RNA sequence: GGGGGAGUAGCUCAGUGGGAGUAGCGCUGCUUUCGCAUAGCAGAGGUCGAGGGUUCAAAUCCCUUCUCCUCCA
Numbered sequence: 001g002g003g004g005g006a007g008u009a010g011c012u013c014a015g016u017g018g019g020a021g022u023a024g025c026g027c028u029g030c031u032u033u034c035g036c037a038u039a040g041c042a043g044a045g046g047u048c049g050a051g052g053g054u055u056c057a058a059a060u061c062c063c064u065u066c067u068c069c070u071c072c073a
Stems, first nucleotide, its partner, number of pairs: 001072007010025003019056001027043005049065005
């Protein structure tokens, strides 16, 4: 330098035939307990790596770019 893959909540991730962003762990509150843990219920938490484009509408399609992994040279 070139090919391929990955980037989504604090962590691990789902969602890529465009149409209301998931779950688990963690966190907060409530119930349960004399108290803690467990369990149950509810809730908060996301510029979907960054910028731009297409579209009525983009995590998803297109272009550029950053970081990481891998292969080739």
Model confidence (mean pLDDT): 83 of 100. This is a predicted structure of a 73-nucleotide RNA (transfer RNA) from a Dehalococcoidia bacterium. Rfam family: tRNA. Its family is annotated with triplet codon-amino acid adaptor activity in the Gene Ontology. The sequence was found in a public genome assembly.